This is a predicted structure of a 395-nucleotide RNA (Bacterial RNase P class A) from a Thermodesulfobacteriota bacterium. Its mean pLDDT, the model's own confidence on a scale to 100, is 76. The sequence is in RNAcentral, with records from ENA.
RNA sequence: AGAGUAGGACAAAUGACCGCUGCUUUGUCCUUCGACAAAGGGGAGGAAAGUCCGGGCUCCACAGGACAGGAUGCUGGGUAACGCCCAGUCCCGGUAACGGGCAGGAAAGUGCCACAGAAAGGAAACCGCCUGGUACUAUGGCAUAGGCUAUAGACCCAGGUAAGGGUGAAAAGGUGAGGUAAGAGCUCACCAGUCCUGCCGGUGACGGCGGGAGCUAGGAAAACCCCAUCCGGAGCAAGACCAAAUAGGGGAACGAUUGAGGGUGGUCCGCCUGAGUUCCCGGGUAGGUCGCUUGAUUCCGCCGGUAACGGCGGAACUAGAUGAAUGGUCAUUGCCCCUGUCCCGCUUCCAGCGGGUUUGGGGAUACAGAACCCGGCUUAUGGCCUGCUCUAACA
Numbered sequence: 001a002g003a004g005u006a007g008g009a010c011a012a013a014u015g016a017c018c019g020c021u022g023c024u025u026u027g028u029c030c031u032u033c034g035a036c037a038a039a040g041g042g043g044a045g046g047a048a049a050g051u052c053c054g055g056g057c058u059c060c061a062c063a064g065g066a067c068a069g070g071a072u073g074c075u076g077g078g079u080a081a082c083g084c085c086c087a088g089u090c091c092c093g094g095u096a097a098c099g100g101g102c103a104g105g106a107a108a109g110u111g112c113c114a115c116a117g118a119a120a121g122g123a124a125a126c127c128g129c130c131u132g133g134u135a136c137u138a139u140g141g142c143a144u145a146g147g148c149u150a151u152a153g154a155c156c157c158a159g160g161u162a163a164g165g166g167u168g169a170a171a172a173g174g175u176g177a178g179g180u181a182a183g184a185g186c187u188c189a190c191c192a193g194u195c196c197u198g199c200c201g202g203u204g205a206c207g208g209c210g211g212g213a214g215c216u217a218g219g220a221a222a223a224c225c226c227c228a229u230c231c232g233g234a235g236c237a238a239g240a241c242c243a244a245a246u247a248g249g250g251g252a253a254c255g256a257u258u259g260a261g262g263g264u265g266g267u268c269c270g271c272c273u274g275a276g277u278u279c280c281c282g283g284g285u286a287g288g289u290c291g292c293u294u295g296a297u298u299c300c301g302c303c304g305g306u307a308a309c310g311g312c313g314g315a316a317c318u319a320g321a322u323g324a325a326u327g328g329u330c331a332u333u334g335c336c337c338c339u340g341u342c343c344c345g346c347u348u349c350c351a352g353c354g355g356g357u358u359u360g361g362g363g364a365u366a367c368a369g370a371a372c373c374c375g376g377c378u379u380a381u382g383g384c385c386u387g388c389u390c391u392a393a394c395a
Stems, first nucleotide, its partner, number of pairs: 001391008010382001012333007020043002023040007045367001049378002052376005057235004069231005074088005089103001090101004104226002109224002112219002126165002128161006136153007173191006192216001194213008239290004249281006261273004297316008335363004340358001342356005
């Protein structure tokens, strides 16, 4: 310098001005509800997102057990809990730093393994190899009228054979030797794997060193299934309280010629009209209040632990809106890039590089927007910094 890998912190700060939305105080208006003004103080995130997993909280259900259904699946630990996290084991990828793993059971059972191929699981004989057989052909021998006999051969028939060829993602351990008619774990040696077992190390997954058996038992559980563990349902539109207007429901009082009530009207009389009128109770709706942000909380220090995390002590309070606010402009500083000055280091000078300082100019904020709360995961995204690995060149 290039390539890579793992992680960390940040998401600008301060001031001024103009806005938005809650809260508190004061003032004005107002019968009240409330409205307005001023001042003070608060006002998004690392993912607030996707709503995937787990919990708190709330209501409903529930004697106990079983079935069904769902989720998870190496070991140990952490946690309120988890499918999350930490530390390991084994396997896989990478030269390495490091990364990944839906990592129980296929000798419990059922089913599946396309195409090709003879055969796809206790299989299979297509070619090939080997043995046997009748007839045939050729050659030889004997006999010689027809025949008899031996050897060899292609086809055919009956068998043996999984070593070789060929098909396939996969063909029932590999190499060598013995063995055989030809072959074959048929036998033996070594190697790989499986099962059983001994000793040692480890809490454990597992690892190391041995012994034995049997010759070997394919893949896929993201096919059904089996085993182990866990799981009641719905969700802040949960849920609780206050409570209009209108229309139903229940009750009481008054009332139809002995005229309630209504209209006219300032009031009474009068006139007109003529069966309802008034009050109370209760439920639900609109609307409002609570739930609502003090919590498995945040920061700092010490201690325990490899770590995740836990314990103790101290300090702090950090949005709570409801059609839903949290924004904009300017200045200075900070960040990055280019350029020039000065200083220091690389032993000295030149050059170059690195760090600091300063002049001038330029650039830039991405992804995104709380809605009961919390722990995770996943996805989106900007520049900055650090550790480590590999390669190349120079000293």
The gene name in the source record is rnpB.